[in-house]
């Protein structure tokens, strides 16, 4: 300088000036009550995903809490965390000149599938070929006899060819009539040993001609872990009002996610009629934010200091001038609350690190 690749920020800021929400502090008013309205002043007020509802929890209730079968989830090792399917580091394997990025990464020797076309043949081969031998038949040659050619039958073979993801493990050589782990070397597999390492794993060293392929994101097998419903969950106040007919009944109903055991409560199921459309609390001080230390490769922990930043309930966070600025233009706008992970997405801007090309 031009290309990548990994992490990060930012998502307006200030000033005024009108306007809505809550909350403190003050003042009137109104209600039987719960509680409500309103002036006035002082903090504050929607995002990196607030989105998806994909996992995980806190918190509520069943409920006083098991056992087992089923389900359903993860899957290499080691930490991190409240806790995960996340995340951090490491192995192994694949892609890449490289930095880097990605794996649904335990078992095919528990056992049962399936493997289309093709191709001769997919759990075992011989379609082209090679090679020896009898036979016929034509030519050549120094007619005896030898050499070739071409048709057939018989043995032997699995090195070349062809098909396919995949054809008795792969190169490379010795034998051989031709060939071939038949042997031999070097990998590959498998066994047993050594060393390095918390381990996955990685090296070294002997040994055995060794067995035949893929595919568990197939069924299964193994290791580990799993209540279930969810703020429209629950909780209090005040107000009003009506029960009626069926069914089962302690050998019964109802409850605990499914079934079984067991527990626990005494009612309990259906249909058909009425009552309350009022408030409060849950609701925002939390596994919190923002700084510095100290361990730790790091994720993350401690500990010290500082801060309180929406809580709406037909739903509030807005317009207007100035002034800086890359930026209100893109995706896009809270409703129990966090901690991750996916999925849109304009723009600026900071750092490592790779390559490639000039210059010095």
């Nucleotide at each position: 300088u031009a290309a990548g690749u990994a992490a990060g920020a930012c998502a307006g800021a200030c000033g005024a000036u009108c306007g809505c929400g809550g909350u403190c502090g003050g003042g009137c008013g109104c209600g039987u009550a719960a509680g409500c309205g309103u002036c006035c002043g002082g903090g504050u007020g929607a995002g990196g995903a607030a989105a998806g509802u994909c996992c995980g929890g806190g918190c509520u209730u069943c409920a006083u809490a098991g056992g087992g079968c089923a389900g359903g989830a993860u899957g290499c090792c080691g930490g991190a965390u409240a806790a995960c399917g996340u995340c951090c580091g490491g192995u192994g394997g694949a892609g890449g000149u490289g930095a880097c990025u990605c794996c649904a990464a335990g078992g095919c020797c528990a056992g049962u599938g399936c493997a289309a076309c093709a191709g001769a043949a997919a759990u075992a081969u011989a379609c082209c070929g090679c090679a020896g031998g009898a036979g016929a038949a034509a030519u050549g040659c120094u007619a005896c006899g030898c050499a070739u050619u071409u048709c057939c039958c018989c043995u032997g073979u699995a090195a070349g060819g062809g098909u396919g993801g995949a054809a008795a493990g792969g190169u490379a050589g010795c034998u051989u009539a031709a060939g071939a782990g038949a042997c031999u070397a070097c990998c590959g597999u498998c066994c047993g040993u050594c060393c390095g390492g918390u381990a996955a794993c990685g090296g070294g060293c002997g040994g055995a001609g060794c067995c035949a392929u893929g595919u568990a994101a197939a069924c299964c097998c193994c290791a580990u872990c799993c209540g279930a419903a969810g703020c429209a969950a629950g909780a209090c106040c005040a107000a009003a009002a009506a029960g009626a007919a069926a069914g089962c009944g302690a050998c019964a109903g109802g409850u605990c996610g499914g079934c079984c055991c067991g527990g626990c409560c005494u009612g309990c199921u259906u249909u058909c009629a009425g009552g309350u459309g009022g408030g409060u609390c849950g609701c925002u001080a939390g596994a919190u934010g923002c700084g510095g230390c100290u361990g730790g490769c790091a994720a993350c922990a401690g500990c010290c200091g500082u801060g309180c930043c929406a809580g709406a309930u037909a739903g509030a966070u807005g317009a207007u001038c100035g002034u800086c600025c890359a930026a209100c233009g893109a995706c896009a706008u809270a409703a129990c609350c966090c901690g991750g992970c996916u999925u849109a997405u304009c723009g600026u801007c900071u750092u490592g690190c790779u390559u490639a090309c000039a210059c010095c």
Record summary:
A computed fold for a 360-nucleotide RNA from a Lachnospiraceae bacterium, annotated as Bacterial RNase P class A. Its Rfam family is "Bacterial RNase P class A". By type it is a ribozyme. The coordinates come from a structure-prediction model, not an experiment, and the mean pLDDT is 75. A source record names the gene rnpB.